The prediction has a mean pLDDT of 80. Lysine riboswitch aptamer, 173 nucleotides, folded computationally. Rfam family: Lysine riboswitch aptamer. Rfam's curators write: Riboswitches are metabolite binding domains within certain messenger RNAs that serve as precision sensors for their corresponding targets. Of the family's consensus pairs, 100% are formed in the model.
[in-house]
RNA sequence: GCUUGAGAUAGAGGCGCGGGAUUCAUCAGUACCCACCACAAGGCCAGGCAGCCGUGGCUGGGGAAAGGGGAUACCGCCGAAGUUCGAAAUGCAUGCCUGUGUAUUUCUUGCUGGGCCGUCAGAGAAUAUCUGCCGGACUGUCACAUUAACUUUUGUGGAGCGCUAUCGAUUAC
Numbered sequence: 001g002c003u004u005g006a007g008a009u010a011g012a013g014g015c016g017c018g019g020g021a022u023u024c025a026u027c028a029g030u031a032c033c034c035a036c037c038a039c040a041a042g043g044c045c046a047g048g049c050a051g052c053c054g055u056g057g058c059u060g061g062g063g064a065a066a067g068g069g070g071a072u073a074c075c076g077c078c079g080a081a082g083u084u085c086g087a088a089a090u091g092c093a094u095g096c097c098u099g100u101g102u103a104u105u106u107c108u109u110g111c112u113g114g115g116c117c118g119u120c121a122g123a124g125a126a127u128a129u130c131u132g133c134c135g136g137a138c139u140g141u142c143a144c145a146u147u148a149a150c151u152u153u154u155g156u157g158g159a160g161c162g163c164u165a166u167c168g169a170u171u172a173c
Base pairs, nucleotide, nucleotide: 001173007167008166009165010164011163014078016077017076018075019074021072022071023070024069032062033061034060035059036057037056038055039054042053043052044051045099046098047097048096049095050094081112082111083110086107087106088105089104090103091102092101093100113139114138116136117135118134120132121131122130123129141158142157143156144155145154
């Protein structure tokens, strides 16, 4: 000098991701409360024990909230994050025990480059919305082929364990 390149730092994708806040609708004229009327079956996640509560009304009056969403700006970000397997803890479902369901958090396994549209399935009060499989076109990126020669076009394929820039342990000559 050239080559390989562990690792470090910075960065790009775009209807990009997450968070809490504010606000709006939904939930819902529902739950619940009061009055009135009617009537005993029962109800409180499952079982056991204990405890508690009356129930219904297409009558009248009053009347929510949580969870789930939309929008806005802000903040943090670019495996952002989402989902899934397993485990643990905590909250709720009257108390205890054994379970179950559900929500959150932590650790863990696998999957997904990104958003959009559609079918189906699941969640959901829902025609909202979310999640997943599959399909579609789009988009960023790299590789290969093609085309162009101021640098672009087209096609195929891959995956974020990717890609770009800088630095660079180190390897070979």